Record summary: The part of an RNA shown here (small-subunit ribosomal RNA, central domain) has 347 nucleotides and comes from a metagenome. Its Rfam family is "Bacterial small subunit ribosomal RNA". The coordinates come from a structure-prediction model, not an experiment, and the mean pLDDT is 88. The RNAcentral record of the full RNA draws on SILVA.
[in-house]
Context: one part of a larger RNA
Parts: sequence; C1' cells; structure tokens
RNA sequence: CUGGGCAUAAAGAGUACGUAGGUGGUUUGCCAAGUCCGAUGUGAAAUCUCCUGGCUUAACUGGGAGGGUGCGUUAGAUACUGGCAGGCUUGAGUGUGGGAGAGGAGAGCGGAAUUCCUGGUGUAGCGGUGAAAUGCGUAGAUAUCAGGAGGAACGCCUGUGUGUAGACGGCUCUCUGGACCAUUACUGACACUGAGGUACGAAAGCGUGGGUAGCAAACAGGAUUAGAUACCCUGGUAGUCCACGCCCUAAACGAUGCAUACUUGGUGUGGGCAGUUCAGUCUGUCCGUGCCGGAGCUAACGCGUUAAGUAUGCCGCCUGGGGAGUACGGUCGCAAGGCUGAAACUC
Repeated sequence: CUGGGCAUAAAGAGUACGUAGGUGGUUUGCCAAGUCCGAUGUGAAAUCUCCUGGCUUAACUGGGAGGGUGCGUUAGAUACUGGCAGGCUUGAGUGUGGGAGAGGAGAGCGGAAUUCCUGGUGUAGCGGUGAAAUGCGUAGAUAUCAGGAGGAACGCCUGUGUGUAGACGGCUCUCUGGACCAUUACUGACACUGAGGUACGAAAGCGUGGGUAGCAAACAGGAUUAGAUACCCUGGUAGUCCACGCCCUAAACGAUGCAUACUUGGUGUGGGCAGUUCAGUCUGUCCGUGCCGGAGCUAACGCGUUAAGUAUGCCGCCUGGGGAGUACGGUCGCAAGGCUGAAACUC
C1' cells in the first nucleotide's frame, strides 16, 4: 500500500446550494503526458544467487558470471486514460401547451368554543376528587337568555397532498418558488459529488418593544403519604402570540448520505397523458406515495424496482466499555451554551 464496515451491534453530517478537488455520455482526427514495448547509459565496492579456486573442512576468503524493483536519454506502438480540434443527442438544461398541491411571504375577512364585562330570569349552592379539602357564591355565584370586549386556535372535509430538511391545514385577494405530464422545437456534455464556505433550520431559551383569552415551568395553597420539594386538586408568573434581532440544538428518524444504471411479481392510492367503453368502464404509460411478497442479501429481525439486491462515482463517519461529549486550548454567542475535542486512571 491492499484488505473491513456504518437501519437495529461503534459509525450517514439536521437539510440544501456550491468553491477547490475527485469522477465523467457518444463519435472522428491529431498529439503521445499517463500506459505498453525495444535500445542505451547509470544503478560504486561489499552484500545476494550461480560457477570456480585458497586455508585438512567449515565459517572466512580470492576470481568470474548473473541479478539489481529504480532513474536518465532515445527509437517505436496508440486500444484505454489524458490534452487539443471538430461533430452527435440518449445525460443535463431551455422553449411551447397543460392540469394538481396544508410550498413560501403579505393583507383583509369569518364562524364555533373558552374567559371576562353589562343587563334580564332565578336561588343556594357551585366546583373538584378514588374520597375530600383549599377555591368561588346571599355584596346573588353555578345554570340560562340577550348584548359587548379581547386573544389564541382553525372542527367536519382528513384520505392524502406539498416542501431540500425543519415544516405546512378556516376563507378570499396580491406577490412568489419548485415539481409533474405532453410536445420533441432549441442548446449541445453545459454533468455527478462536494473538503473548506454560505444559507435555511422544531421546541425551549435570550435581547428590545408590544400583546395576553385559554393553557401553564417557577411559585402558593389543599390533599395523598412514614415523608411527598411528586403523581391528584384549586390558583398562578415567565412563556406560549406579534415585530425585529440572536441562539443552532433534537429519538432534526426511514435511527437507512447523494447521483446513475441494472434485476421476477401482486394489490391499493395521489397527479398527468394516450387509447378504449353503454358507463368518469377498462387498458397502457410517466412521476409520486403505501402494503404484501420472489430471487438475492442479512448475525437475526427483516429489506426486497421507494433495496438493506447487483455495480460505479464522490462526500461524511466508525475502530472495546467507563472516564467523556468531560478537561484544556481555539472559535462562535449578550448569556445559556454550541462547534472542535483529549489524557491519566480503570474494567
């Protein structure tokens, strides 16, 4: 150097874009850098291998020959890789024509419910629990009717769908991203991956200002209990909501990186297209999303054309348990802390 792995045993970065780098469709010509072959020079001696000689032998040692992965120069070969030049259209992208969607941003509007306020009716309870009590109520509660205020969330539809991930769900309007299908008109390899880098990134948390109906860390009280800093109950502040700015972590999960190709099937479902039927019926096809299973794979469980099968390219990561995602240093952050990340010792 080669050789092993990463769903669940240690191990896929939370996700994307993309720099360097690595890798790269098909065809023709040229070059000959890689590659292959020949010649030549060098590759000191000793060492090594073979032959042969000298000490009685051997070790040791003299002579000869060989070998010597390599490097330089030079003559050639041109399949493959590479370089240069010119084509091609299947990869990639663009155009044209379509339909689908909780994709994103902003604004406006809506109904149900909870709470509070005002008024009416009405009277002694309500509430809560395993049972209670704290709590609320004759200053008229709970219940019920009418009116008003305000905040947050959007039942049924709900099955799925969309988005790179996080995520996204009332209705309408405005702005806006992407995917898919059909067509095969255009460009002509423009591609894949991606160390660094950049952007996005649930919840909680932080800063400034607003808002606060319900819920509710902390906190208070009532219970339970041997105790009860809990589980249960009554309250209740941050927070949850909005704007702007940070934080950058999750069982960020499919615990499964991205791309491409290939490899029996069955059955649902979402979006298109083509054909077909009395039928919106059925068939075919492309893209997505499920279930069951074949070969194959797997330690097993299971995966199985949405692979964990068969291969290629590129990146990330793993190397016994604890110590430890700790210490130290660096860096980022207002802080909380994040990222990077050991060792002694011990089993």